A computed fold for a 78-nucleotide RNA from uncultured Sulfurovum sp., annotated as c-di-GMP-I-GGC riboswitch aptamer. The organism belongs to Sulfurovum, within Bacteria. The coordinates come from a structure-prediction model, not an experiment, and the mean pLDDT is 81.
RNA sequence: AUUGAAAAAGCUAAACCCAUUGUGAAGUGGGGACAGAAAGCAAAGGGUCUUUUUUUUAAGAUAGCCUAGUUACCAAUA
Numbered sequence: 001a002u003u004g005a006a007a008a009a010g011c012u013a014a015a016c017c018c019a020u021u022g023u024g025a026a027g028u029g030g031g032g033a034c035a036g037a038a039a040g041c042a043a044a045g046g047g048u049c050u051u052u053u054u055u056u057u058a059a060g061a062u063a064g065c066c067u068a069g070u071u072a073c074c075a076a077u078a
Base pairs, nucleotide, nucleotide: 001077002076003075004074011036012035016031017030018029019028020027021026034064040070041069044067045066046065047062048061049060050059051058
């Protein structure tokens, strides 16, 4: 640097429930475990969603939607 998750050590935590924040999408904490090899970080480009609006515009949400960026355990190869 590339490939991979067979092994070992681990890690995260979908849906749903409770509490709470927000106009809302959704977020946070606890429980829970569908799944994940970056399901770590981050809103740069798209997509999707929310609010406003006749439309446009604008402001937000989403990284477990995709692309690019960046950091990283183990193993194998060079």